[in-house]
Context: one part of a larger RNA
RNA sequence: CACCGCCCGUCAAGUCAGGGAAGUCGGGAGUACCCGAAGUGCCAGGUAUCUGGCCCGAAGGUAAGCUCGAUAACAAGGACUAAGUCGUAACAAGGCACGGCUAGCGGAAGCUGGUCGUGGAUCAUUAUCUA
Numbered sequence: 001c002a003c004c005g006c007c008c009g010u011c012a013a014g015u016c017a018g019g020g021a022a023g024u025c026g027g028g029a030g031u032a033c034c035c036g037a038a039g040u041g042c043c044a045g046g047u048a049u050c051u052g053g054c055c056c057g058a059a060g061g062u063a064a065g066c067u068c069g070a071u072a073a074c075a076a077g078g079a080c081u082a083a084g085u086c087g088u089a090a091c092a093a094g095g096c097a098c099g100g101c102u103a104g105c106g107g108a109a110g111c112u113g114g115u116c117g118u119g120g121a122u123c124a125u126u127a128u129c130u131a
Stems, first nucleotide, its partner, number of pairs: 003094001005091001008087002011084001013081004020074001023071006031063004039056001041054005097118009
């Protein structure tokens, strides 16, 4: 301070952080295929070097993905902020008791239906127990 109280949500303004996200850019590891240096090995010729072929093979290329990050149209919320807007939902039986779940509806708090709880006030009657 104490009902001239308290208080809920939408909307408007501002600040902040985070998540989602088409797209764009970049990093990483791998897969498949293409090409394939040096060189070891193998085969043939030759034997003094060597010549030809094959396997492996770095780098490079193509493709579809994986993963990490940057940026971001857009959309939805959250938190906060002396004096904004609309209403008045809750707190007293808060003026329709309130609340949980669920369905429908509504500018917003919310309303209505179903079901459950008492964490409801008030009034009356009967019975039992305790002091």
The part of an RNA shown here (small-subunit ribosomal RNA, 3' minor domain) has 131 nucleotides and comes from a bacterium. Model confidence (mean pLDDT): 80 of 100. Rfam family: Bacterial small subunit ribosomal RNA. Rfam links the family to the GO terms structural constituent of ribosome and ribosome.